Description:
A computed fold for a 77-nucleotide RNA from a Desulfobacteraceae bacterium, annotated as c-di-GMP-I riboswitch aptamer. The coordinates come from a structure-prediction model, not an experiment, and the mean pLDDT is 80. Its Rfam family is "c-di-GMP-I riboswitch aptamer". Gene Ontology term of the family: cyclic-di-GMP binding. Rfam's curators write: GEMM was predicted in a large-scale screen for bacterial structured RNA regulatory elements. The RNAcentral record of the sequence draws on Ribocentre. The organism belongs to Desulfobacteraceae, within Bacteria.
RNA sequence: GACAGACAAAGCCAAACCUGUUCGUAAGACAGGGACGGAAAGCCACGGAUCUUAAUCAAGACCGCCGGGUUACCUGU
Numbered sequence: 001g002a003c004a005g006a007c008a009a010a011g012c013c014a015a016a017c018c019u020g021u022u023c024g025u026a027a028g029a030c031a032g033g034g035a036c037g038g039a040a041a042g043c044c045a046c047g048g049a050u051c052u053u054a055a056u057c058a059a060g061a062c063c064g065c066c067g068g069g070u071u072a073c074c075u076g077u
Stems, first nucleotide, its partner, number of pairs: 002077004012038002017033005023028001036064001042070003046067003050061004
């Protein structure tokens, strides 16, 4: 540096659902609980999909839908 993720170690994240917010029109976000899962479920809305407002112009949401870019722990070869 490349490839792989079966056993193992140390950790990490946290779906649904519940509660809250002098956050948001909404999609949704954030905090606490929770744990279905995850080897990039880290980060970036770049392409597509989906969703919201709107109305065919556009503005937004979502990276735990797929692809792409980028960075990285452990183990093995």